The part of an RNA shown here (small-subunit ribosomal RNA, 3' minor domain) has 147 nucleotides and comes from Acidipila sp. EB88.
The sequence was found in a public genome assembly.
Its mean pLDDT, the model's own confidence on a scale to 100, is 80.
Context: one part of a larger RNA
This record gives sequence, structure tokens and C1' cells, in this order.
RNA sequence: CACCGCCCGUCACAUCACGAAAGUGGGUUGUACUAGAAGCCGGUGAGCCGACCCGCAAGGGGGGCAGCCGUCCAAGGUGUAAUUCAUGAUUGGGGUGAAGUCGUAACAAGGUAGCCGUAGGAGAACCUGCGGCUGGAUCACCUCCUU
Repeated sequence: CACCGCCCGUCACAUCACGAAAGUGGGUUGUACUAGAAGCCGGUGAGCCGACCCGCAAGGGGGGCAGCCGUCCAAGGUGUAAUUCAUGAUUGGGGUGAAGUCGUAACAAGGUAGCCGUAGGAGAACCUGCGGCUGGAUCACCUCCUU
């Protein structure tokens, strides 16, 4: 590249991230129940044992060990709750894209001035009602300023 301008939304296509979603799969933590290895401690200890004591000896006393029982307790198991991550048919809008479809809402009085709030309606931009603003053009009048 200057109205053969600019520009808005739906729809279609591609792609990206996000949200919702019956759920599904993990992580972490809490809690209730269960479980109870090893070990400490307590009890028992009829089995076993060289050291100490008595005894000439047999044996006895004392001590220790295995075994058994119990308290504490780790992992594990079951239920439940919280939190977090991933995933999930489908679904919602959003970003970007050469540019495709439908219209033409806005920018000039943009062809119904526009915009704000609110309510209703509509393929879509939007339309309509009510209230407000001028960041509206044009025409007329009033006040003020300059000449």
C1' cells in the first nucleotide's frame, strides 16, 4: 500500500497448554485392630555344666547355661481417613495458525450516534426495554474569550 481502508463474532480444519469428569493406578502421613523376628528385662528351670563353699568320698550348697512362659517392641497384614501425583471415555472454554464459511457489529452521523449498568431474546457478530454518560455529527439559541 490511505474506504477497493480498517475491523468483530459464530462455524470448519490443524496444533498447544489448561479446567471438569464415572473412575483407575501409585506415593506420603495419621488412626484402629492384628502380628510379634532379634534383643533387653522378669519368672520358671525336673535337663546340662570344669573353676567357688562344705565334705576323705559319695554327695550337698551356691552359681551359670539350654529349654519354656511373659512385658516392651521392628518389619509385615487388614480396615479406615487425609493429602499428593499420574492416567481417564467424554466434555468446557482459551492461545496460535496460511487462510476457509456465514454475515457486517464497531471506526465517518459507519448508514438505527456510540458507550456504561441492568433485564429479556437471538446462528454469530448482536437486537430490544429501562436508567445514565458525551469520550456524538449537524442545525439553532444563550454565556464567555480572541480578532